[in-house]
Annotation:
A computed fold for an 83-nucleotide RNA from Pelosinus fermentans, annotated as c-di-GMP-I riboswitch aptamer. It matches the Rfam family "c-di-GMP-I riboswitch aptamer". Rfam's curators write: GEMM was predicted in a large-scale screen for bacterial structured RNA regulatory elements. Lineage of the source: Bacteria > Bacillati > Negativicutes > Selenomonadales > Pelosinus. Model confidence (mean pLDDT): 78 of 100. The RNAcentral record of the sequence draws on ENA and Ribocentre.

RNA sequence: GUUAAUAUUGGGCAAACUUACUGAAAGGUAAGGACGCAAAGCCGUGGGUCUAAGGAAUUGUCUAUGACUGCCAGGUUGCGAAU
Numbered sequence: 001g002u003u004a005a006u007a008u009u010g011g012g013c014a015a016a017c018u019u020a021c022u023g024a025a026a027g028g029u030a031a032g033g034a035c036g037c038a039a040a041g042c043c044g045u046g047g048g049u050c051u052a053a054g055g056a057a058u059u060g061u062c063u064a065u066g067a068c069u070g071c072c073a074g075g076u077u078g079c080g081a082a083u
Base pairs, nucleotide, nucleotide: 001083002082003081012037013036017032018031019030020029021028022027035070041076042075043074045073046072047071048068049067050066054063055062056061
């Protein structure tokens, strides 16, 4: 400098669900809890997805200025191991 495949030690993160708080909702935070994760570290930058208070339309639809990085890319930093 690189990361095609495989294995391991120590440590790390924590899905569903439950409770509390918060929010119009989606969602978020904390505690419990582990399905999983080698970037499940960080950044909503591009696509995608969710919500629709307000606004528009006027009969039920559209819309993000609200969210999701544990959906996929991209950027950036990085442990072990291998080469």